[in-house]
Molecule: SAM riboswitch aptamer (S box leader)
Organism: uncultured Paucisalibacillus sp.
RNA sequence: UCUUAUCAAGAGUGGUGGAGGGAAUAGGCCCUGUGAAGCCCGGCAACCUUAGGUGAAGUUUACACUUUACUUAAAAGGUGCUAAAUCCUACAGAUCGAAGCGAUGAUCUGGAAGAUAAGA
Numbered sequence: 001u002c003u004u005a006u007c008a009a010g011a012g013u014g015g016u017g018g019a020g021g022g023a024a025u026a027g028g029c030c031c032u033g034u035g036a037a038g039c040c041c042g043g044c045a046a047c048c049u050u051a052g053g054u055g056a057a058g059u060u061u062a063c064a065c066u067u068u069a070c071u072u073a074a075a076a077g078g079u080g081c082u083a084a085a086u087c088c089u090a091c092a093g094a095u096c097g098a099a100g101c102g103a104u105g106a107u108c109u110g111g112a113a114g115a116u117a118a119g120a
Base pairs, nucleotide, nucleotide: 001120002119003118004117005116006115007114012041014040015039016038020031021030022029025090026089027088028087042082043081044080047078048077049074050073051072052071053070054069055068056067057066058065059064086113091110092109093108094107095106096105
């Protein structure tokens, strides 16, 4: 860089630290000396992982094996996450309201950008 999946659930009255933080740009809106970021510990989840069940496909004379979809359970390991929807908006479309020809607001859908995992 590319592909696929997920992103409204969940997770701390801990220690350390000592001023910022919420990805970047812009506009909002928030968190923060009643202690930010970072680090340690704890926790959450179940992508990879492990065990089982059901279905399908392939191979086999058969037993069986392999692949795959769904599903149940687990948490040792590799990651990840641990305020607010990915905090919200930015681009396009639809609907609605107000207004009256400049634009603006609300809701929904899709996209873009981003994050994480697995693979290339």